[in-house]
Context: one part of a larger RNA
Molecule: small-subunit ribosomal RNA, 5' domain
Organism: Candidatus Peregrinibacteria bacterium
Parts: sequence; C1' cells; structure tokens
RNA sequence: GGAUAAACGCUGGCGGUGUGUCUAAUACAUGCAAGUCGAGCGCCCCCUUCGGGGGGAGCGGCGAACGGCUGAGUAACGCGUUGGUAACUGCCUCGAACUCAGGGAUAGCCCGCUGAAAAGCGGAUUAAUACCGGAUGGUCCCGCAAGGGUAAAGAUUUUUCGGUUCGAGAGGUGCCUGCGUCCUAUCAGUUUGUUGGUGAGGUAACGGCUCACCAAGACUAUGACGGGUAGCUGGUCUGAGAGGAUGAUCAGCCAGAAUGGGACUGAGACACGGCCCAUACUCCUACGGGAGGCAGCAGUAGGGAAUAUUCCACAAUGGGCGAAAGCCUGAUGGAGCGACACCGCGUGAUUGAUGACGCCCUUCGGGGUGUAAAGAUCUUUUCUGGGGGAAGAAUUCUGACGGUACCCCAGGAAUAAGCACCGGCUAACUACGUGCCAGCAGCCGCGGUAAUACGUAGGGUGCAAGCGUUAUCC
Repeated sequence: GGAUAAACGCUGGCGGUGUGUCUAAUACAUGCAAGUCGAGCGCCCCCUUCGGGGGGAGCGGCGAACGGCUGAGUAACGCGUUGGUAACUGCCUCGAACUCAGGGAUAGCCCGCUGAAAAGCGGAUUAAUACCGGAUGGUCCCGCAAGGGUAAAGAUUUUUCGGUUCGAGAGGUGCCUGCGUCCUAUCAGUUUGUUGGUGAGGUAACGGCUCACCAAGACUAUGACGGGUAGCUGGUCUGAGAGGAUGAUCAGCCAGAAUGGGACUGAGACACGGCCCAUACUCCUACGGGAGGCAGCAGUAGGGAAUAUUCCACAAUGGGCGAAAGCCUGAUGGAGCGACACCGCGUGAUUGAUGACGCCCUUCGGGGUGUAAAGAUCUUUUCUGGGGGAAGAAUUCUGACGGUACCCCAGGAAUAAGCACCGGCUAACUACGUGCCAGCAGCCGCGGUAAUACGUAGGGUGCAAGCGUUAUCC
C1' cells in the first nucleotide's frame, strides 16, 4: 500500500447493488416451512332448481430421499482430477408384446369396553387402481439340454389417462482405480480378519464384507502407527510473477439433524419437520402413564467486541400432486432494519473590499482567517407539495413489489460536514496553560518554567458521508 462476513470511537443527507451470529453443533415460548388426487374406493353430513354442487374422516396412489439449514465429525477414495465396471435406477423418451377368468379380507361407519390423556381392545358389516392364488406368455429368469419358473387394473367419457413384461436411451446412484491433498520423530515400530488362498454365506454389485479351514503374511525413515489441527473444491485476497494466505456470500461434492445405536417402508433413506431402543434435558399427568427435538423462516433467552422483521406474495422462476381447474410451496420473488462493503450524487453557482464584525497573532506599524461572510444576480441535482404513471404477463384472466421506478408542474438556497493529524519518518505552526506533574507514544522518543511532541485556542494539512483506532492476511 491492498484486503475484510469485521468491531469500537466521533460524525452522518440521498440512491443503487451486494451483504449481515465468524462466538454456544447452547437451550428454545409462539406461528408457519409438504402436501396433493373424488377422473382409484366405499361411507357419513349439508345445500339443491332433483340435473347436481359442497364438506368430512378413512382406505388407496404419487410425493415427502427434492428443495431449505449447518460444518460438529472426517487427514479419508472424503474431496479434486484420470481411467474403469462386477451393478441398480421411480418419474421421462423410444421400440415390442400383453391387459383373461376369479376369491377372501380390512379401515372407515355402527355396537360394546378400557383410559385423566396419548391411545387401545372386542364384535358386526362394506369397497377399490388395496391384497391373494389360478390361467396365458415372450426376445425374460434358471438350466448344456430336456424341462421348470414368473405379470397385469381399471377410470373417464368419447377420447384420453392408465396397468404388466421385456429391450434401448437420458439423467441419477453404488463400487473400484493412478496421481494430488496440513503440522508433529520430544510419536519408530504397527497389525490377528491382520495379509493371502480354498469353500460357503451375504449384497443391486466386486471384495475378509462375514464365516469355516489352510498358509504366515501385510504396512513402515519415500515416515507406517500415534498425537494435534481441519469439511474438500471452483474460487477469494495479495503479489510483476513465482509464491503466500484463505475457503463468508454464489456454484459443485461430502457429512450431520439433541447424544448413541438400529432397522422398516421404498426405485431411492438407514430418512432434519418418519419409526423403534437407550441416554441427557424440557413439558403434561387423575402418578398408572404420556408428549417433545428451529444446524428450515421469523422470533426468544444465553454466550459475545459483534450480526436484521414473530413483514408481503405465490404476480414471476422453479418444485410436489392433479386429465384439468387448481391446491401447497418461510424454495423463490419482494419489502423492512444496519454507512457493514462497493459504486454514484449532493450539501449550491457567478459576482462581491487594499479587505466589515468577531477571533487569533503582533516588532503595536500591522498580519492572518479572507471572496470567506454580508450584499447582488442565477440555478433546483436533491427536498417539499400537486398531477400523471409503467415494464416485468407468456396466454383470455392474472402484479406481491407499488401509486414504486420514471415523467410533468409549483415552491424556495432552501433539507444536508465531519473526522484525523501538524517533532522526524510524513503533507501541515504559532500563542497560552502545565512544569519528569498531568499526559503523549507505531519506532526514534517528548514533558524537570519560553514544549512546533502533553492540554486548549487560532491557523494549516489530508481524506470526506465518512474519518480514525484495533484485529487478521499478503
């Protein structure tokens, strides 16, 4: 000098674009953040112009594995990059074939019972694109072959949406792999499923992944093992570069969801707003037993030098469901707060005296502040008042932002300047006060009676809606 997710002190007019708990992955009141489908199904209630319309709980389907948050853990095939395959893949696209005939339940509703509640038990009854077996069947699976095995669901209305199986694609995911990836030797030896083999089990899949048996291996000064620290990257800051530092915001990947463990469902999870168990904590209780998880958006307490509204809207973009209308969406789009950062604009312009007043200095002559002010002429960016008023919407409708941006008219210099420094480094000097005191200080150093170094004033210098200080990096 540059930089910052900054903080603190003094000061503070406006706009745009960004950005905002770096600390306690501490604890959380309240509201909202994931639903949707009646064109899968029966039932109940309400309205009815008897055509139908609306609502409710439930069964069923799809979604809830996305999106959003955080960085605790992790030194690892976690990440980055390169190559690979022993694999899976809902929805979507393309191609081929099929979609036959049946059955028994069950939630809900009703009845009864238990319980404070959460909830649960028994009986009767009912439907389905829920469940089940049968048939058929291929380019599907097993098998050398013979042969064996395996599927489906209807709805709507006049056309579509579906269902099953197989093949291919796209996108996604799993796994393997060469190379790269912090400090420490005051950590030197580490390892027994350990290293390899055979066989078996297991997995979507390879594999000590697991098990039985066999062999005794495997790693290591090119740093194993241990300890410490840390999410990784694209990037960001700095630097002429090499390099050094860093990993907020945005984007990709990974990991986590009070702590520890576990599986279920599913194409996909070992699942933030699912389930089970244990632990700690909080709450309710009729003491028998129950409920909960903001590292989602706001918000609260606490910690801290320190970080925002319990706002508006689904109008746009995107997502889920739906044939659609549409519903949901704290994703997102916006507004609010903070000079936190960057950028832009303004706080007036011209004229105006051998030069007012005041203040300061003075050799008492004068000098400085200083064209500065006043005065005169002018302008209106801003500001105030009034009027008009978008684009963003595709596609008939539909705009939160917003009566916003922007445009026009009127008024009036009106509404708007501070901060640090002035001994040298380093641009900028005098007076008074103080008297090694009070104090200053980044380094050198100032202060003990004329201090350009402390404090105040006048003047000056530098930046400017900021200026200084502190912290950190180059």